Description:
This is a predicted structure of a 350-nucleotide part of an RNA (small-subunit ribosomal RNA, central domain) from Octactis speculum.
[in-house]
Context: one part of a larger RNA
């Protein structure tokens, strides 16, 4: 080095676009670099292997042979890899025709709650708990009636249901705009996987500045509980939650399963398309592509389970793991207004 893994034992980067880099679909034809074989020469002696052979014998010595490798020339071989030239069409991509969708981003419109205010009506409690009490209430509450404002979220539908790389996405209507299935095979012809470094995205909280603030509520105050109660329960309530502009970059960022290709038994649901039966038309059946869910053969797993959405069977590329604790610390170096966040050790100790 080679030899093992990674769904719960250590171990898939929070996600994508992508560059070096690695890998690479069929068919001819040249080359011979890789790659096979040969031959020649080389690689000191020693010393290892084997044959003989001398000390009584071993160790020991002397002598002979040899293989395997490396490296340079020489003539070869052409299946594979490569490199050149020419094709291909199934991979990929475009193009036409259609189709679902809380899939970005603006902007406007809407209705039910709540909360405040104003005004009627009425008159003594509300309110809250296990009980209770801060607490609001005759300065007219709460209850109920009309008005009026104001943020913030969108109930039914909604669902094992849909997009969306992933985070995530939901009242409605509009403009702007990404993907994505289907279906024709019209076109380009390998244009393709993966991807260190690098670059976008990136919940919640968190920070900065400028608004906004109905409810909810860290903190904080009060009541109670209780030995005590810096909690749990109650009555207040401020950042913040919301919105713009910008940092932050982290999550049990989970399918705790990294991306592609290709194979390998079925059965039931659902969602889109698109064909065929039927129909007056839609359903309803059957059938193919794409999803996304339950069982399961065979296979695998330590079990649990997985099981054509594989954690089966096989290639290809990346990423990461190697006792437990120290430690996701310290140090450095880089990022960030910071709070921190990236890389990341030893020493001890069991």
């Nucleotide at each position: 080095c080679u030899g093992g893994g990674c769904g719960u034992a250590a171990a898939g980067c929070g996600u994508c676009u992508g560059u070096a880099g690695g890998u690479g679909g069929u068919u001819u034809a040249a080359u011979a670099a890789g790659u096979c074989a040969g031959u020649u020469g080389u690689u000191a002696c020693a010393a290892a292997u084997u044959g003989a052979g001398g000390c009584u014998u071993a160790a020991c010595c002397u002598u002979a042979a040899a293989c395997a490798a490396g490296c340079a020339a020489c003539a070869g071989a052409u299946a594979c890899u490569g490199u050149u030239a020419a094709a291909c069409u199934u991979g990929a991509g475009u193009a036409u025709a259609g189709u679902a969708g809380a899939g970005g981003u603006a902007a406007a419109a809407g209705g039910a709650a709540u909360u405040u205010c104003c005004a009627g009506u009425g008159g003594a409690g509300c309110g809250g708990u296990g009980a209770a009490a801060u607490g609001c209430g005759u300065a007219g509450a709460g209850a109920u009636u009309g008005g009026a404002a104001a943020g913030a979220a969108c109930a039914c539908c909604g669902a094992u249901g849909g997009c969306g790389a992933a985070g995530g996405c939901a009242u409605u209507u509009u403009a702007c705009u990404g993907g994505g299935c289907u279906a024709u095979a019209a076109c380009u012809g390998a244009c393709a996987c993966u991807c260190a470094g690098a670059g976008a995205c990136g919940a919640a909280a968190g920070c900065u500045a400028g608004g906004g603030u109905a409810g909810c509520a860290a903190a904080u105050g009060g009541g109670a509980u209780u030995a005590g109660a810096u909690a749990c329960c109650c009555c207040a309530g401020u950042a913040g939650u919301c919105c713009u502009a910008g940092c932050c970059g982290u999550a049990a960022a989970c399918g705790a399963u990294g991306g592609a290709u290709a194979c390998u038994a079925g059965a039931u649901g659902u969602u889109g398309c698109a064909c065929g039966u039927a129909u007056c038309g839609a359903c309803c059946c059957g059938u193919g592509c794409a999803g996304u869910a339950u069982c399961a053969a065979a296979g695998c797993u330590a079990a649990c389970g997985c099981g054509u959405u594989a954690a089966g069977u096989a290639u290809c590329c990346c990423g990461c793991c190697u006792g437990g604790g120290g430690a996701g610390u310290a140090u450095g170096c880089u990022c960030g207004c910071a709070a921190g966040g990236g890389u990341g050790a030893a020493a001890c100790u069991c």
Its mean pLDDT, the model's own confidence on a scale to 100, is 86. NCBI's taxonomy places the organism under Eukaryota, Sar, Ochrophyta, Dictyochophyceae, Octactis. Its Rfam family is "Bacterial small subunit ribosomal RNA". Its family is annotated with ribosome and structural constituent of ribosome in the Gene Ontology.